The part of an RNA shown here (small-subunit ribosomal RNA, 5' domain) has 549 nucleotides and comes from an uncultured bacterium.
Its mean pLDDT, the model's own confidence on a scale to 100, is 83.
The RNAcentral record of the full RNA draws on ENA, Greengenes and SILVA.
It matches the Rfam family "Bacterial small subunit ribosomal RNA".

[in-house]
Context: one part of a larger RNA
């Protein structure tokens, strides 16, 4: 000196980009933070409002609506966020292997999508319960669930044959067994087909989204290897599924992963074993570099989600806002028995030098669902608060000497604050008032034309193009900018002045009060204490504190 997720003192005008729980991985009210899809599927309220009967309570019907809510099914909830407890380890960076694998949805490519079945939720009804839930009867429907058929390929055993080859085997070509698929929705039309009879229908055809087998592809994973980075010998030995074998069971897959047998092995002074410590890392901070310290924002990875286990469902989880047992804590309770888990965004309380609003919006980026239309979405994008950092800007220019008053010093002549004020002229940044007042927004929707593609088709549909608009969509925000008005008006402090180390006298006090990084000051003329004038630095900031180079 330079840095910081800083704090604490004085002080404090304004923007604009960034950032803010580092300690207690303490507990946590409330309210959000994951749904959607009626073009899969059965059912279906209500309030109100219209009219009709009725003396009236009320009663039927339409609309409200095939809506809302809740059931079945699909996909999603393994992403998105958060924490950094634990971990010294193939965690994690780096470069290989995988002839030991796996992969929903998204691309291309191939082949199929034929024929039956029997349930259950939701309504109903009824029993148990303080609830939370639960149970029994009946009914029904599916892209929900199960049998049959079929199999190009695929998988499973058995042969032949060529290639590779780490001699363990792989991968291709082929033969003859055995195993497993499926679901339909939505629109369109009438060329076949089948009824209708001359124009519809749908089992038909047809186009699209779905679906089921196979191959690939992208992407994402999972496993296993070489090498790299933390302290400790006042830890010197350590190991029993330990090490390797054969089998076998497991996994998507290699492996003591696990399990029976069998050997006796295996690791260590190039530090095993053990103990402290710590998520790694790209990078940040610093240094001229080596090198030191460091991992907050942001970005890749990896661990966890009230503790400790466990599995399920699934293309994927051993799963934050799933389930299940323990277990500490909290709440309800009719005492039998339930609920619940902010390390999501805000907020509370604690604890702490210290660290923020229970803001708005999906308008845009991104995601989930959906044919869309659109719906959710504390991801985001944006306000708000905090000089917590970094960069801008401003608290005014010019002039103006009877060097004014006044303060301080003073050899009583003067000096100095000082062109400084104050007059006088000028100016308009921020900030105050009016007035205009955006970019972010392009789509995606409608209807239209053209090309092409499927088709039996000028019909629906996909696909690309064009133009058109009539048309819509902005939390931020009347915000950024512009523009006009008055007005020098509202905007400077904070440390230090013995030497290091830029800047010096007075008064007070008198080893007392008191300074202080160091050296050291202060005991009666203290440049060191405390004041006050003057003076150096830096300035919306100064300084101290703490940590780093």
């Nucleotide at each position: 000196g330079a840095a910081c997720g800083a704090a604490c003192g004085c002080u404090g005008g304004c923007g604009g980009c960034g950032u803010g729980c580092c300690u207690g991985a303490g507990a946590c009210a409330u309210g959000c933070a994951a749904g959607u899809c009626g073009c899969g599927g059965g059912a279906g309220a209500a309030a109100g409002u219209c009219g009709g009967g009725g003396c009236a309570a009320c009663u039927c019907g339409g609309c409200g609506a095939g809506u809302a809510a809740a059931c079945c099914g699909g996909c999603g909830u393994a992403c998105g966020g958060g924490u950094g407890a634990g971990u010294a380890a193939c965690a994690c960076g780096u470069g290989g292997a995988u002839a030991a694998c796996c992969u929903g949805c998204c691309u291309c490519g191939g082949a199929g999508u034929c024929u039956g079945g029997g349930a259950u939720a939701a309504c109903c009804c009824g029993u148990c319960g303080a609830a939370a839930g639960a149970c029994g009867g009946a009914c029904u429907a599916a892209u929900a669930c199960c049998g049959g058929a079929u199999a190009a390929g695929a998988c499973c055993a058995c042969g032949g044959g060529a290639a590779g080859u780490u001699c363990g085997c792989u991968u291709c070509c082929u033969g003859a067994g055995g195993u497993a698929a499926a679901a339909g929705g939505u629109g369109g039309c009438c060329u076949c087909u089948g009824c209708u009879c001359c124009u519809g229908c749908a089992a038909g055809c047809u186009a699209u989204c779905a679906c089921u087998c196979c191959a690939a592809g992208a992407g994402g994973g999972g496993u296993c290897c070489g090498c790299g980075g933390c302290c400790u010998a006042u830890c010197a030995g350590c190991u029993a599924g330990u090490u390797g074998g054969u089998g076998a069971g497991g996994u998507a897959a290699c492996g003591g992963c696990u399990c029976a047998c069998c050997a006796a092995g295996g690791c260590u002074a190039a530090g095993a074993c053990g103990g402290g410590u710590a998520g790694c890392u790209g990078g940040u901070c610093u240094g001229a570099g080596a090198g030191g310290a460091u991992g907050g924002u942001c970005a890749g990875c990896c661990a966890c989600a009230c503790u400790g286990g466990g599995a399920c469902u699934g293309a994927g989880a051993c799963a934050c806002g799933g389930c299940c047992c323990a277990g500490a804590g909290u709440c309800c309770u009719a005492c039998g028995g339930g609920a619940u888990g902010c390390a999501g965004c805000a907020g509370u309380c604690a604890g702490g030098a210290a660290u923020a609003u229970u803001g708005c919006g999906c308008a845009a980026u991104g995601g989930a669902g959906g044919a869309a239309a659109c719906u959710c979405u504390g991801a985001c994008g944006c306000a708000g608060c905090g000089a917590c950092g970094c960069c801008g800007c401003g608290u005014g220019g010019g002039u103006g000497a009877u060097g004014a008053a006044g303060g301080c010093c003073u050899u009583c002549g003067g000096g100095u604050c000082g062109u400084a004020a104050a007059g006088c002229c000028c100016u308009g940044u921020c900030g105050g008032a009016g007035g205009g007042g955006a970019a972010g927004a392009a789509a995606a929707g409608c209807a239209c034309g053209c090309u092409g593609g499927c088709u039996a088709a000028u019909a629906u549909c996909c696909a690309g193009c064009g133009a058109g608009c009539u048309c819509u969509u902005g939390a931020c925000g009347g915000u950024a900018c512009c523009c006009u008005c008055a007005a020098a008006g509202g905007a400077a402090g904070c440390a230090c002045c013995g030497g290091c180390u830029a800047a010096c006298u007075c008064c007070g006090u008198g080893c007392c009060a008191g300074c202080a990084g160091c050296c050291g000051c202060g005991g009666u003329a203290a440049g060191a204490c405390g004041g006050a004038g003057g003076g150096u630095g830096c300035g919306a900031g100064c300084g101290u504190u703490g940590u780093u180079c």